[in-house]
RNA sequence: AAAGCCGGUCAGACAGCCGCCGCCGCGCAAGCGGGGGAGGAAAGUCCGGGCUCCACAGAGCAGGAUGCCGGCUAACGGCCGGACGCCGCGAGGCGAGGAACAGGGCCACAGAGACGAGUAAGCCCGGCGCGAGCCGGGUGGACGUGAAACGCGGUAACCUCCAUCCGGAGCAACACCAAAUAGGCAGACGAUGACGCGGCUCGCCGAGUCUGCGGGUAGGUGGCUUGAGCGGGCCAGCAAUGACCCGCCUAGAGGAAUGGUUGUCCACGACAGAACCCGGCUUAUCGACCGACUUUCCCC
Numbered sequence: 001a002a003a004g005c006c007g008g009u010c011a012g013a014c015a016g017c018c019g020c021c022g023c024c025g026c027g028c029a030a031g032c033g034g035g036g037g038a039g040g041a042a043a044g045u046c047c048g049g050g051c052u053c054c055a056c057a058g059a060g061c062a063g064g065a066u067g068c069c070g071g072c073u074a075a076c077g078g079c080c081g082g083a084c085g086c087c088g089c090g091a092g093g094c095g096a097g098g099a100a101c102a103g104g105g106c107c108a109c110a111g112a113g114a115c116g117a118g119u120a121a122g123c124c125c126g127g128c129g130c131g132a133g134c135c136g137g138g139u140g141g142a143c144g145u146g147a148a149a150c151g152c153g154g155u156a157a158c159c160u161c162c163a164u165c166c167g168g169a170g171c172a173a174c175a176c177c178a179a180a181u182a183g184g185c186a187g188a189c190g191a192u193g194a195c196g197c198g199g200c201u202c203g204c205c206g207a208g209u210c211u212g213c214g215g216g217u218a219g220g221u222g223g224c225u226u227g228a229g230c231g232g233g234c235c236a237g238c239a240a241u242g243a244c245c246c247g248c249c250u251a252g253a254g255g256a257a258u259g260g261u262u263g264u265c266c267a268c269g270a271c272a273g274a275a276c277c278c279g280g281c282u283u284a285u286c287g288a289c290c291g292a293c294u295u296u297c298c299c300c
Base pairs, nucleotide, nucleotide: 001296002295003294004293006291007290008289009288010287012265013264014263015262016261017260018259020037021036023034024033025032026031039271043282044281046280047279048278049277050276051170052169053168054167063166064165065164066163067162068082069081070080071079072078084095085094086093087092098161099160103159104158105155106154107153115151122139123138124137125136126135127134128133174222175221176220177219184213185212186211187210188209189208196204197203229248230247231246232245233244235242236241266269
C1' cells in the first nucleotide's frame, strides 16, 4: 500500500425568527422569563425480568421451553471463557450437542435379508427312482450388494424417556375522587290521611314522603419515568461482569408535542418516530471515523 477480519463511536453542522408538549420562577389574571423535548434500532413482539390484579396448603397431570463443561446475571432460549466438529492460508466464522439394553416408528437404491429373517456350497434325516438325481425337513452360514449386514447397527432438527425451568392475564394492568338519571339497602312517618296546596288554622287532595348508606357510569386524578439509570476514575477478573469513589438528571402525551422557515458551509444526509419500564435476540439502514489483528506486495 492493497485486500480482508473483528470490536466500538457518530447519524448533516451552526445561527436567527415563528410555533407545539411538559417542568420551574414571577404575576389576581392576561401573560412574561428560564430550561428540557425520539432511536440505534423508539420496529418485530421472538425470549427474559420488574410492576399490577386474579388464583393459590402442598404436590401432581396436561402443555411449553431448554439440553457439551464452567462462569456472568434480577432473569433468560442472552452473554463470556474452554473442549470438540466443520469452513477459511490466516485474522476469524458457523454449530439444533442428555438417553438408542424402557418402548414404538423409520432406514431410499442395491441386495436373499435393513433387525423380521435367511442366499450358495457342504453335512444329516425322510420320500421317490435301478441309477445319475429330484423333492421336503434340519444344520450351516460364505461370495456379493450397500452409508450400514445381525454387531445389544444407525436415526431422538420422529414419537418417546430423563433432567431443569414455567400458575394466569396484562398499563385498555390497577388504584383513588366522583355528577345527572335509573335501580338497591336501612331507618322514621303514613288510609286513625303522611307529603303537597307560600307561615298558621279550617278546608281540599289521596299514596307515598323524608333521612342516611352503598356500588357502578360520564368526567377527573394517580400509575408515568430516579432507574438492574448515565458519565468519569480506580480495583478484581482472560472475559462476560462486579465492588468502591466522584459527578449528573436526560421526553412523559392522553386525539396524543418534538415542526416550519431563513442564512452560511460540507462529503448533500440512510433506515426510521417514544406511549409502563428494563435486559437481550432478530430485522431495516446513505455513509463517516477510531482501535486491535491477518495475508500478500513494496521501501529503508

A computed fold for a 300-nucleotide RNA from Thiobacillus sp., annotated as Bacterial RNase P class A. It matches the Rfam family "Bacterial RNase P class A". From the family's description: Ribonuclease P (RNase P) is a ubiquitous endoribonuclease, found in archaea, bacteria and eukarya as well as chloroplasts and mitochondria. By type it is a ribozyme. The organism belongs to Thiobacillus, within Bacteria. The sequence was found by an Rfam model in a public genome assembly. Of the family's consensus pairs, 93% are formed in the model.